A computed fold for an 84-nucleotide RNA from Bacillus thermotolerans, annotated as c-di-GMP-I-GGC riboswitch aptamer. Model confidence (mean pLDDT): 85 of 100. The sequence was found by an Rfam model in a public genome assembly.

RNA sequence: UGAGUGAAAGGCAAACUUAUCGAAAGAUAAGGACGCAAAGCCACAGGUCUAAGGCAAAAAGCUAGGAUGGCUGGGCUGCCGGCA
Numbered sequence: 001u002g003a004g005u006g007a008a009a010g011g012c013a014a015a016c017u018u019a020u021c022g023a024a025a026g027a028u029a030a031g032g033a034c035g036c037a038a039a040g041c042c043a044c045a046g047g048u049c050u051a052a053g054g055c056a057a058a059a060a061g062c063u064a065g066g067a068u069g070g071c072u073g074g075g076c077u078g079c080c081g082g083c084a
Stems, first nucleotide, its partner, number of pairs: 001084002004080001011036002016031006034070001040076003044073003047068003053063003
């Protein structure tokens, strides 16, 4: 430096519940663990979700500079030492 986890020390925290914020998706905090070798950080690209506002307007519907990093890619950083 690379790969990944035999082991050890640890770390994070899905669903769900409560409270708050939000138009919503969802986020934050506490509880709680489905799982995770980056489930640490970043919304650049794609995907997915929402549609207040705007467009249309009989309506259907359309629309992201909103959300999602625990969807994929990518960027940055990190623990371990049986391997190279």